A computed fold for a 474-nucleotide part of an RNA from an uncultured bacterium, annotated as small-subunit ribosomal RNA, 3' major domain. It matches the Rfam family "Bacterial small subunit ribosomal RNA". The RNAcentral record of the full RNA draws on ENA and SILVA. Model confidence (mean pLDDT): 81 of 100.
Context: one part of a larger RNA
RNA sequence: UGACGGGGGCCCGCACAAGCGGAGGAACAUGUGGUUUAAUUCGAUGAUACGCGAGGAACCUUACCCGGGCUUGAAUUGCAGGCGACGGGGCGAGAGAUUGCCCUUUCUUCGGACGCCUGUGAAGGUGCUGCAUGGUUGUCGUCAGCUCGUGCCGUGAGGUGUCGGCUCAAGUGCCAUAACGAGCGCAACCCCUUUCGUUAGUUGCCAUCAGGUAAAGCUGGGCACUCUGGCGAUACUGCCACCGUAAGGUGUGAGGAAGGUGGGGAUGACGUCAAAUCAGCACGGCCCUUACGUCCGGGGCUACACACGUGUUACAAUGGCGCAUACAGAGAGCCGGUCCUGCGCAAGCAGGGUCUAAUCAAUAAAGUGCGUCGUAGUUCGGACUGGGGUCUGCAACCCGACCCCACGAAGCUGGAUUCGCUAGUAAUCGCGCAUCAGCCAUGGCGCGGUGAAUAUGUUCCCGGGCCUUGCACU
Numbered sequence: 001u002g003a004c005g006g007g008g009g010c011c012c013g014c015a016c017a018a019g020c021g022g023a024g025g026a027a028c029a030u031g032u033g034g035u036u037u038a039a040u041u042c043g044a045u046g047a048u049a050c051g052c053g054a055g056g057a058a059c060c061u062u063a064c065c066c067g068g069g070c071u072u073g074a075a076u077u078g079c080a081g082g083c084g085a086c087g088g089g090g091c092g093a094g095a096g097a098u099u100g101c102c103c104u105u106u107c108u109u110c111g112g113a114c115g116c117c118u119g120u121g122a123a124g125g126u127g128c129u130g131c132a133u134g135g136u137u138g139u140c141g142u143c144a145g146c147u148c149g150u151g152c153c154g155u156g157a158g159g160u161g162u163c164g165g166c167u168c169a170a171g172u173g174c175c176a177u178a179a180c181g182a183g184c185g186c187a188a189c190c191c192c193u194u195u196c197g198u199u200a201g202u203u204g205c206c207a208u209c210a211g212g213u214a215a216a217g218c219u220g221g222g223c224a225c226u227c228u229g230g231c232g233a234u235a236c237u238g239c240c241a242c243c244g245u246a247a248g249g250u251g252u253g254a255g256g257a258a259g260g261u262g263g264g265g266a267u268g269a270c271g272u273c274a275a276a277u278c279a280g281c282a283c284g285g286c287c288c289u290u291a292c293g294u295c296c297g298g299g300g301c302u303a304c305a306c307a308c309g310u311g312u313u314a315c316a317a318u319g320g321c322g323c324a325u326a327c328a329g330a331g332a333g334c335c336g337g338u339c340c341u342g343c344g345c346a347a348g349c350a351g352g353g354u355c356u357a358a359u360c361a362a363u364a365a366a367g368u369g370c371g372u373c374g375u376a377g378u379u380c381g382g383a384c385u386g387g388g389g390u391c392u393g394c395a396a397c398c399c400g401a402c403c404c405c406a407c408g409a410a411g412c413u414g415g416a417u418u419c420g421c422u423a424g425u426a427a428u429c430g431c432g433c434a435u436c437a438g439c440c441a442u443g444g445c446g447c448g449g450u451g452a453a454u455a456u457g458u459u460c461c462c463g464g465g466c467c468u469u470g471c472a473c474u
Stems, first nucleotide, its partner, number of pairs: 002473001004470002007468007015458002019421005026313008034304002042053002064299007076122009087104007106113002124288002127286003133282002135277003138273001140271001145184006151160003164175003190265004195233007204223003209220003236259001239253001240251004315414001319373007333360001336355008380411001385406007427450007
């Protein structure tokens, strides 16, 4: 100087408390450990691994295992030599990779192009080392800190500034001051949202005028309104009152759509954990080179006595079921989205139509109205299993999703313990997208609908900041 203390002081945070809803018990989904296996590829392991890399494992992916092949090699490229192919059609062998035979088949400016073979030079490696590295990322933490120049103090390490008082979300400011300034952070500048003005009206809208319908912006017309895109305005403790030297604070104050950072996002200082990643990529070193490279068929990554994490569905009446009926936002769509008609109980199939989209298409659900069930392992719950089908795809046995009929398990609110959340939040309800042939999505990322309770406070638990003190550590 730091770190540490079951030392002290001050302060903050869903940290506790006050509340609401969960996890831990059940079934299932998914990840992990373990075990098993020919293989169950590899990585991630307190917080900061475990619905994580993986935003799609039937083949492929695929890196693993078994078996069958190849060796300048699956891909790219230089040089030399040789050949005329490559492709298309047919018949075989084989699990396929490969391979045998027949028919057909190049262009040319003669340099060559294209393809194959031989030789040669580069190959190739998801093999090892993240403790050799780059790049990227997590975490402390969006915490308020981390430093520098000159000056001053100290023999020096170093200190001062950055301390003190007040204040703030903030090393944010004000005052004081051997310090005076400055930098990286904070804040602001950026994006979305909330209000208004202006501009532009098609695919959007319909107040006025006209036509028209069973109904409908359906048509002429219009851009007033809604909305969409562009440009701008507005919020600054600006005004008032009180407290304060000031910074600032308080107010059921005024005005205002919004009030004191309006709400949300992006943005992550110096550094810490030899944190993570050589399997995204790049790269040093080491290792393999008829194999640790590469092609193919099949299997595995989906195993199952068990243990843990994260979720979904429930245990019901604030509910289940049946019929009727209302209201979104965002996003994607031609190898596609889908409507109508017919068939089918349905998944779906066939035919016609619309949309390369503000133009087409999409029942939002919870909600509301009526009926039924009457506290029961039930008209709760839906696992598991049997039968029959649909679709995708060369192919659903290992190992897909969905539909119908039947079957109807555990479960009656969960021990110790533990998690999230302070407002359009929690809780709850549906809708969409990426990946994608299909899908094991209950995951991830978004979107809107309905919409709470509680906060007296900082004694205690956890984490953090500043000052100070002790110290056997540095």